Bacterial large signal recognition particle RNA from an Armatimonadota bacterium, 266 nucleotides, folded computationally. The RNAcentral record of the sequence draws on ENA and MGnify. The same sequence occurs in records of 2 taxa. Of the family's consensus pairs, 92% are formed in the model. The coordinates come from a structure-prediction model, not an experiment, and the mean pLDDT is 77. Its Rfam family is "Bacterial large signal recognition particle RNA". Its Rfam clan is "SRP clan". A source record names the gene ffs. Taxonomically the source falls in Armatimonadota (Bacteria, Bacillati).
[in-house]
RNA sequence: CCGUGCUAGGCGGGGGGCUGGCGGUACCCUGUACCGGCAAUCCGCCAUAGCCGGGCCGAACUCCCGCCGGAGGUUGGGCUGCUUGGGGUCUGACCCCAGUAAGCGGCGAUGAAGGCUGGGUCCCGCGCAAGGGAGCCCUGGUGAACCCCGCCAGGCCCGAGAGGGAGCAACGGUAGCCAGUUCGCUCUCUGUGCCGCGGGGGUGCCUGGCUGGAGCUGGCUGCUGGGGUAACGCCUGGGUGACCCAUAUCGAAGGCGGGUGCACGG
Numbered sequence: 001c002c003g004u005g006c007u008a009g010g011c012g013g014g015g016g017g018c019u020g021g022c023g024g025u026a027c028c029c030u031g032u033a034c035c036g037g038c039a040a041u042c043c044g045c046c047a048u049a050g051c052c053g054g055g056c057c058g059a060a061c062u063c064c065c066g067c068c069g070g071a072g073g074u075u076g077g078g079c080u081g082c083u084u085g086g087g088g089u090c091u092g093a094c095c096c097c098a099g100u101a102a103g104c105g106g107c108g109a110u111g112a113a114g115g116c117u118g119g120g121u122c123c124c125g126c127g128c129a130a131g132g133g134a135g136c137c138c139u140g141g142u143g144a145a146c147c148c149c150g151c152c153a154g155g156c157c158c159g160a161g162a163g164g165g166a167g168c169a170a171c172g173g174u175a176g177c178c179a180g181u182u183c184g185c186u187c188u189c190u191g192u193g194c195c196g197c198g199g200g201g202g203u204g205c206c207u208g209g210c211u212g213g214a215g216c217u218g219g220c221u222g223c224u225g226g227g228g229u230a231a232c233g234c235c236u237g238g239g240u241g242a243c244c245c246a247u248a249u250c251g252a253a254g255g256c257g258g259g260u261g262c263a264c265g266g
Base pairs, nucleotide, nucleotide: 001266002265003264004263005262006261009057010056011055012030013029014028015027020046021045022044023043024042034054035053036052037051038050063259064258065257066256067255068254072250073249074248075246076245077244078243080241081240082239083238084237085236086235087234090233092232093229094228095227096226097225098224099223100222102221103220104219105217106216107215114211115210116209117208118207119206120205121204122200123199124198125197126196127195128193129192130190131189132188133187134186135185136184138180139179140178141177142176148173149172150171156165157164158163
């Protein structure tokens, strides 16, 4: 060095999670890599840390060690989006009120503010009118057995008679009662009136006159102060996602270098 048969070892690895810890099932990364059984209200183990059964490869492309590499995960930080609870500190935002008068607007020499003085609106009294009610007047009906009137048949009374008297019914009226009531009169009432007269009150509003001679107003913006709200901004706490950073940590594939046993025969 070659051949044969073995042995160690290998036939995937890693991350987070779980766990006192290790490995596995399930999830994720890598990427192709024996088979069957077990396992999340878990499974198997204990630093030699999956177990049980079977199969294949086997000292090298394959096993072991070191370096490089860096998928991906975890942790921390930054920045930012979404979501949720709280706050009421804020020259924020929104709402309300007051002030101011710089800008815009409106009114003003066809005369602002201010001053003086009337009228209306308001109150009281009276009148007038209107409307309602009652009464009178008027109209119709009814209508007093007698105690109303007139006229009084019959009948009654007085009278010798002529004649006279009282007087019921009927009739005609009247009081009363009932109904109506256009106009008229009286009284009374009023959520009545472009009505009139007198008086009062007042400066809120409307309107006029005289004076005066340039401001007035506060609608919008601005500014100042006060009050409120918490949808938004802001502050503060929780959850979740994207991106970036790390000389924090674990780390797959892949690359490079080194190492690795026994027996027999040639």